This is a predicted structure of a 100-nucleotide RNA (c-di-GMP-I riboswitch aptamer) from a soil metagenome. The sequence is in RNAcentral, with records from MGnify. Its mean pLDDT, the model's own confidence on a scale to 100, is 84.
[in-house]
RNA sequence: GACAAGGGCAAACCCGGGGUGACCCGGGGACGCAAAGCCACGGGACUGGUGCCUCGGGCGUCGCUCGCCGACCCCACCGCCAGCCAGCCGGGCUGCCGAA
Numbered sequence: 001g002a003c004a005a006g007g008g009c010a011a012a013c014c015c016g017g018g019g020u021g022a023c024c025c026g027g028g029g030a031c032g033c034a035a036a037g038c039c040a041c042g043g044g045a046c047u048g049g050u051g052c053c054u055c056g057g058g059c060g061u062c063g064c065u066c067g068c069c070g071a072c073c074c075c076a077c078c079g080c081c082a083g084c085c086a087g088c089c090g091g092g093c094u095g096c097c098g099a100a
Stems, first nucleotide, its partner, number of pairs: 001097001008033002013028006031087001037093003041090003044085001046083006056075003060072004
């Protein structure tokens, strides 16, 4: 990084398999990719587990002295742990061709 050459990879989706899950593997299939080759080092998204505070939410449940009362549960925020995504970004390593 070119209407070059030889090529390469493979999104969504479908089928089979693994996993609690994000997701992964194999086959089909091509949206795209000049590193869409490899690596979880940094950031970030996602998943699972767990914890605390606040009282943020709930046509939730229960109790009562029926009040924005109390308890429990669920969701969310936040923290921690683990996982996962390299086709989210950055970074590291390697690589084919060779015009301007």